Molecule: Bacterial RNase P class A
Organism: Usitatibacter sp.
């Protein structure tokens, strides 16, 4: 300097103005709210919905049988089908990178194409006294293997359904129950009589459903520093409070600054464009895959130059 390889990061800043959601304060309302300040408001994957788990509800989730699912060894973790280390194996010149990696002396099953015959032994040629000894092309394997990401054996692990879980509160309308009153005339019918009509009326109580609330975000939390450990990580001190919508906010518009992109110019430098990829929280976390513009860190590999 060319090509790589492995981990890790950022995902426009700043400012102003109108708007949406939440939270706390004043004020004003009987209350639902309303106005004002103030703070706060999307990711690295919020995705896909695969694994594993917190929480809730079935019956207290305990036994067995099925189905499923993993599989060298140790380790980590709340747990994993994840991470970390390391042994083997295979691919890279190498950095490194992939790997369902127990077991074929329990049983079953398959074994491509070649080959006369491919799992039962046996077949050809040649020889013996005798399937008695010798040979044999093919093909990964010709009687000894081989394949468990078939079946199965071993061991280990899973109950089931999920925030639309569940829990409270609760209209209208038609069902339920229990009381009163009513064909001796009740309600309709307005304050009251009558007169008409003629079988139901009224008041309580349960469930339930529309809607409301609660579950809801403080948490296997985040930064930092120390110790532990080869690493996942793990302890311990300090220090922050970090979105909670509900058809569901997180948005727009303008300055400015910087970065790509494209013109111009030997160069310094100018001018355009306007923010750029994938993408949109939905109980919550811890992994996995996927998607992805452009940059940046750090480490280390080949190869080539120089000193």
């Nucleotide at each position: 300097g060319a090509a790589g390889c492995a981990a890790g990061c950022c995902a426009g800043g700043c400012g102003a103005u109108c708007g949406c959601u939440g939270u706390g304060c004043c004020a004003c309302u009987u209350a639902c709210g309303u106005u004002g300040c103030a703070c706060a408001g999307a990711g690295g994957a919020a995705a896909g919905u695969c694994g594993g788990g917190a929480c809730u509800c079935c019956a207290u989730a305990g036994g067995g049988c099925a189905g499923c699912g993993u599989a060298g060894c140790g380790g980590g973790u709340a747990a994993c089908u994840c991470c970390c280390g390391u042994c083997c194996g295979c691919c890279g010149u190498g950095a490194g990178g992939c790997g369902a990696g127990g077991a074929u002396c329990a049983g079953a099953g398959c074994u491509a194409c070649a080959g006369a015959g491919a799992c039962g032994a046996g077949c050809c040629g040649g020889u013996u006294a005798a399937g008695u000894c010798c040979g044999g092309g093919u093909g990964a394997a010709a009687c000894g293997g081989g394949c468990a990401a078939u079946c199965u054996c071993u061991a280990c692990g899973c109950g089931g359904a999920g925030c639309a879980a569940c829990a409270c509160c609760a209209a209208a309308u038609a069902g339920g129950c229990a009381g009163a009153c009513g064909u001796c005339g009740a309600c309709g019918u307005g304050g009251c009589c009558c007169a008409c009509c003629g079988a139901g009326u009224c008041u309580g109580c349960g469930g339930g459903u529309a809607g409301g609330u609660g579950g809801c975000u403080c948490g296997a939390g985040g930064c930092g520093c120390g110790c532990g450990g080869c690493a996942a990580c793990g302890c311990g001190c300090g220090u922050c409070c970090c979105a909670g919508a509900g058809g569901a906010a997180u948005g727009a518009u303008c300055g400015u600054c910087a970065u790509a992109g494209c013109c111009c110019g030997c160069a310094a430098g100018g001018g355009c464009c306007g923010u750029a990829a994938c993408a949109g929280a939905a109980u919550c976390c811890c992994g996995c895959u996927u998607a992805u513009c452009g940059g940046c860190u750090u480490g280390c590999u080949u190869c080539a130059c120089u000193u």